Context: one part of a larger RNA
Molecule: large-subunit ribosomal RNA, domain II
Organism: Dehalococcoidales bacterium
RNA sequence: GCCGGUGAGUUAAUCUCCGUGGCCGGUUAAGCAACUGGAGUUGUGGAGCCGUAGCGAAAGCGAGUCUGAACAGGGCGAUUUGGUCGCGGGGAUUAGACGCGAAGCCGGGUGAGCUACCCAUGGCCAGGGUGAAGCCUCGAUAGUCUCGAGGUGGAGGCCCGAACCUGUCAGCGUUGCAAAGCUGUAGGAUGAGUUGUGGAUAGAGGUGAAAUGCCAAACGAACUCGGAUAUUGCUGGCUCUCCCCGAAAUGUAUUUAGGUACAGCCUCAGGUAAUAGUUAAUGGAGGUAAGGCACUGGAUUGACAAGGUGAGAGAAUAUCUUGCCGACUCAAACCAAACCAAUAAUGCCAUUAACCCAUAUCCUGGGAGUGAGACUACGGAGGAUAAGCCCCGUGGUCGAGAGGGAAACAGCCCAGACCAUCAGCUAAGGUCCCGAAAUGCGGACUAAGUGGGAAAGGCAGUGAUAUUGCUAAAACAGCCAGGAGGUUGGCUCAGAAGCAGCCACCCUUUAAAGAGUGCGUAACAGCUCACUGGUCGAGUGGCGUCGCACCGACAAUUCAACGGGGCUCAAGUCCGCUACCGAAGCUGUGGUUCGCUUUAUAGCGAAGGUAGGGGAGCGUUGCUACAGCUGUGAAGCCCUGGCGUAAGCCAGAGUGGAGCAUUAGCAAGUGAGAAUGACGGC
Numbered sequence: 001g002c003c004g005g006u007g008a009g010u011u012a013a014u015c016u017c018c019g020u021g022g023c024c025g026g027u028u029a030a031g032c033a034a035c036u037g038g039a040g041u042u043g044u045g046g047a048g049c050c051g052u053a054g055c056g057a058a059a060g061c062g063a064g065u066c067u068g069a070a071c072a073g074g075g076c077g078a079u080u081u082g083g084u085c086g087c088g089g090g091g092a093u094u095a096g097a098c099g100c101g102a103a104g105c106c107g108g109g110u111g112a113g114c115u116a117c118c119c120a121u122g123g124c125c126a127g128g129g130u131g132a133a134g135c136c137u138c139g140a141u142a143g144u145c146u147c148g149a150g151g152u153g154g155a156g157g158c159c160c161g162a163a164c165c166u167g168u169c170a171g172c173g174u175u176g177c178a179a180a181g182c183u184g185u186a187g188g189a190u191g192a193g194u195u196g197u198g199g200a201u202a203g204a205g206g207u208g209a210a211a212u213g214c215c216a217a218a219c220g221a222a223c224u225c226g227g228a229u230a231u232u233g234c235u236g237g238c239u240c241u242c243c244c245c246g247a248a249a250u251g252u253a254u255u256u257a258g259g260u261a262c263a264g265c266c267u268c269a270g271g272u273a274a275u276a277g278u279u280a281a282u283g284g285a286g287g288u289a290a291g292g293c294a295c296u297g298g299a300u301u302g303a304c305a306a307g308g309u310g311a312g313a314g315a316a317u318a319u320c321u322u323g324c325c326g327a328c329u330c331a332a333a334c335c336a337a338a339c340c341a342a343u344a345a346u347g348c349c350a351u352u353a354a355c356c357c358a359u360a361u362c363c364u365g366g367g368a369g370u371g372a373g374a375c376u377a378c379g380g381a382g383g384a385u386a387a388g389c390c391c392c393g394u395g396g397u398c399g400a401g402a403g404g405g406a407a408a409c410a411g412c413c414c415a416g417a418c419c420a421u422c423a424g425c426u427a428a429g430g431u432c433c434c435g436a437a438a439u440g441c442g443g444a445c446u447a448a449g450u451g452g453g454a455a456a457g458g459c460a461g462u463g464a465u466a467u468u469g470c471u472a473a474a475a476c477a478g479c480c481a482g483g484a485g486g487u488u489g490g491c492u493c494a495g496a497a498g499c500a501g502c503c504a505c506c507c508u509u510u511a512a513a514g515a516g517u518g519c520g521u522a523a524c525a526g527c528u529c530a531c532u533g534g535u536c537g538a539g540u541g542g543c544g545u546c547g548c549a550c551c552g553a554c555a556a557u558u559c560a561a562c563g564g565g566g567c568u569c570a571a572g573u574c575c576g577c578u579a580c581c582g583a584a585g586c587u588g589u590g591g592u593u594c595g596c597u598u599u600a601u602a603g604c605g606a607a608g609g610u611a612g613g614g615g616a617g618c619g620u621u622g623c624u625a626c627a628g629c630u631g632u633g634a635a636g637c638c639c640u641g642g643c644g645u646a647a648g649c650c651a652g653a654g655u656g657g658a659g660c661a662u663u664a665g666c667a668a669g670u671g672a673g674a675a676u677g678a679c680g681g682c
Base pairs, nucleotide, nucleotide: 001682002681003680004679006677011095012094013093014092015091016090017089018088019087020086021085022084023083024082025050026049027048031044032043033042034041035040054061055060064076065075066074067073098237101234105227106226107225108224109223110222116201118199119198120197121196122195123194124193125191127160128159129158130156134152135151136150137149138148139147140146164188165187166186169184170183171182172181203219205215206214207213212221240617241616242615243614244613245612250263251262252261253260254259264370265369266367267366268365269364270363271362274359275360277355278354279353280352281351282350283349284348291340292339296336297335298334300332301331302330303329307325308324309323310322311321312320313319373398374397375396376395377394378393379392380391382389403414404413405412418591419590420589421588423587424586425585429581430580431579432565433564434563438578440577441576442575443574444573445572451567457551458550461548462547463546464545465544467542468541469540470539478535479534480533481532482531484508485507486506489503490502491501514529518527519526592607593606594605595604596603597602618671620668621667622666623665624664625663628660629659636655637654639652640651641650642649643648
């Protein structure tokens, strides 16, 4: 891992509700008696319990009573309601209480053959090195003090290094040789050494050169048995079928936040009378959006200007001139969740009417689950007008919803799956191929593969449109020619001559020509422009608006920013039109179940579903009754066929070799795929 059998709401008492039955007041408990093969049955037993009256803490009073001074008021009652005892079922409480699961707590014992420390008594430590004290001799010396040298001697938690003890580093081992090892290397090795045997210390404890270490391979409190099925607001598990309805992830409170209580929302039963819902009209309450600036505040400019302040003139605190700030007032344009003289749409409340022909509303009672929600659209707070962010409100979907579309994609778009059907119509979305259906029709745009990712900003891209100049008295562009004189204007300057800079910007000749548009020179010169003539012969400029394009445009495996192929008067974009495809939607045909209905062989309506509520059944084991089957072959096993909406049932063949079972009831150790289930097999 697979297979097999096994494995989880039970029982008792009490309370409560529902169903069903007995009695009308209901009912017996223990006990006793009779009968019986047994389980037990029948009788007896009226103690007791519930009910028949309530109110009050009570004394007590009583259809009333309590409070109270009260004959007031108020509370609870009466004015009627069924009661009680069984049986079955739902729920609650107390019990292990659906089964399994802690870490732990307490009590009695068992452990120091492991290990910690201690006591008693024994054992063990190759070899080598170093050479303390003491002693002896010699020398120095006055000296037996003292010093030096040699010898002798053999000290030491001394040195090197086996046994022995330890376990430093590395490798191997890591389902091992081994639940701590192996190899190499390393530390101690006469000591606070090591070791044998016997003994002592015990869990609220011991022992500890102290690490919470060790106390028999897991010690912040050993093990074992017991209290004991400890407790677990936690996790996982909980076994046949079909039918009807169908949630919640909210509010308040909580040593509360993943729990619980009450309410909300679901279901079932009963009940009343009128509700509920939608739309319209009418009548209301209200201060949001937008708007506004009289108010409360903010904020800008100008005018006027009280006041404040600087400077100057003045002999001066007089007076005058001038600069800065500037209340109030006026004019103008603004801003506000905590501003409003004014004010919507929705929504809400009420009345009336219509629709709905449903009970959806409301009340009482039985049973729940939920109280982690998610995204999306809109209105907001927080955040950064960030987040697949967080917190509210209103709707939707998912949750608990399958089907079609969005390539794929709980929450988006369409649409709500009773069953069958090789019939039809549509929705969203699509119709060149993958791939069902238009290479559809009419008009326009785009050249960027834009489409098929992006901003501020930029652009003689292109289409449409508006407005305004010039123009056959010849425009615009090109080409030919002119573009002059006073004058090098004055100033400045080394110079300044149209062209560094400052000032002025006239006059003349003209078809026209600036005291000069740009380049240029040291300054001149030179080139050029404005302006004019000619040539040419039809349009040419400015400024807007709208559509579609363009640039801006840079990321990590390779196209990889249309699902792909591929697409350019489109298979892109916009406008209009006609067909078709397309779903479990709708329709046709047949069928099932349920509900309602005065025309019941009919008509109408309903049937997605998690938690959860309700209903109806199938099957297993045993028992009772009935009537049966079976060696001419029971059960079981296995194969085939058939029946039923399902759980399931039936028949036949084979195997098997002795019991089985219809029907009607009763009672349960009553249904397995999951519990890191337990046991067995492989």